A computed fold for an 84-nucleotide RNA from Candidatus Profundicultor aquiphilus, annotated as c-di-GMP-I riboswitch aptamer. The prediction has a mean pLDDT of 88. Lineage of the source: Bacteria > Pseudomonadati > Atribacterota > Candidatus Caldatribacteriaceae > Candidatus Profundicultor. Rfam family: c-di-GMP-I riboswitch aptamer. Rfam links the family to the GO term cyclic-di-GMP binding.
[in-house]
């Protein structure tokens, strides 16, 4: 000084759930709240999984993203603080 791992220090995000706002919905914004995370920083490139306003079709109802989900997995990337 790099790199894996990650005990402590200071600390950091923040589900459920409420309140409000946007949105057919999924699900996002903000406040509050904490289940949890060592990347629960960011990015939709792979897989998956939600929703379906419009579109379609055999129209009860199915089917479809150009719509979401990074706290579902893989993967790119950036990154504090460090004992052993």
């Nucleotide at each position: 000084g790099g790199g894996a791992u990650g005990a402590a220090c200071g600390g950091g995000c923040a589900a459920a759930c409420u309140c409000u706002c946007c949105g057919a919905a999924a699900g996002g914004g903000g406040a509050g709240g904490a289940c949890g995370c060592a990347a629960a920083g960011c990015c939709a490139c792979g897989g998956g999984c939600c929703u379906a306003c419009g579109g379609u079709g055999u129209u009860a109802c199915a089917c479809u993203a150009c719509g979401g989900c990074a706290g579902c997995c893989g993967g790119g990337u950036u990154g504090c603080c460090a004992a052993g």